[in-house]
This record gives sequence, structure tokens and C1' cells, in this order.
RNA sequence: GACCCUAUCGUCUAGAGGUUAGGACACCACCCUUUCACGGUGGCGGCGCGGGUUCGAGUCCCGCUAGGGUCG
Repeated sequence: GACCCUAUCGUCUAGAGGUUAGGACACCACCCUUUCACGGUGGCGGCGCGGGUUCGAGUCCCGCUAGGGUCG
């Protein structure tokens, strides 16, 4: 330098054009317990960035950025 893959809560992960963006762990509050732990209930928190297509985009297209890979 060319090409390919990936990017979603703090972490891991589901989502294949119309879902209220879901789950697990973590964190916070309450309940339970003499206390802690375990357990239960609830809460918090996310689509890398900029454009485009579409009535409608996390999802499709283009570019950029970052990470990984193959080739030179």
C1' cells in the first nucleotide's frame, strides 16, 4: 500500500428494514439475615463518527476512525 472481517449499556452478548433496543454479570436501592454472604424485588446504563437510501435504519450503501487478519 491492496483486500477481508469487526465496532450495541462498565464487561460479555441477542438483534437479518416496523421490537418499548432484550439478556447475563457488575453497580445502586430496598427486602431477607444478629451481621456478611447467598437469595428475592426494583433501578441505573448502550447502537464508534459523518453522510446517503427509505414513509421508517442498530440493521442496507458510501466515507472516516479504531481494532483484528491475509497478501505485498
Notes: Predicted 3D model of a 72-nucleotide RNA (transfer RNA) from a Verrucomicrobiota bacterium. Model confidence (mean pLDDT): 82 of 100. Its Rfam family is "tRNA".